The prediction has a mean pLDDT of 76. FMN riboswitch aptamer (RFN element) from Paracoccus salsus, 130 nucleotides, folded computationally. Its Rfam family is "FMN riboswitch aptamer (RFN element)". Rfam's curators write: The RFN element is a highly conserved domain that is found frequently in the 5'-untranslated regions of prokaryotic mRNAs that encode for flavin mononucleotide (FMN) biosynthesis and transport proteins.
[in-house]
RNA sequence: CCAUGUUCUCAGGGCGGGGUGAAAGUCCCCACCGGCGGUGACAGCCCGCGAGCGCCUUACCGCUGGAAGGGUCCGCAGAUCCGGUGAAAUUCCGGGGCCGACGGUAUGGUCCGGAUGGAAGAGAGCCGAG
Numbered sequence: 001c002c003a004u005g006u007u008c009u010c011a012g013g014g015c016g017g018g019g020u021g022a023a024a025g026u027c028c029c030c031a032c033c034g035g036c037g038g039u040g041a042c043a044g045c046c047c048g049c050g051a052g053c054g055c056c057u058u059a060c061c062g063c064u065g066g067a068a069g070g071g072u073c074c075g076c077a078g079a080u081c082c083g084g085u086g087a088a089a090u091u092c093c094g095g096g097g098c099c100g101a102c103g104g105u106a107u108g109g110u111c112c113g114g115a116u117g118g119a120a121g122a123g124a125g126c127c128g129a130g
Base pairs, nucleotide, nucleotide: 001130005126006125007124008123009122010121016030017029018028019027031110032109033100034099035049036048037047038046044098045097052076053075054074055070056069057068058067060066080096081095082094083093084092102113103112104111
């Protein structure tokens, strides 16, 4: 220097104003936000990953609902263009555009809930093959 093992810590932001209405942080107008790794150069929208849902398994209830577990395969899991600089940028600069799990209540990226949870991953300590 460092494979491996192990322990611990950390690990998501955002509704302010106006309108309609019996009721909206949910609709309409303006506004605001951007996890993790990679990528010749800094990325919400290039390539992947994550939580979540469908789904699957188990036993129960009893007749289609909740509970616990799984996350391999399969499905959902979003969205970018133009110009400029440069050796190199869908990543920077200028401009225009777009997107955002599930459940709840007036239809939700921003409220409440599962969640004092989980986790992509990041860091530190110890171990110590080589």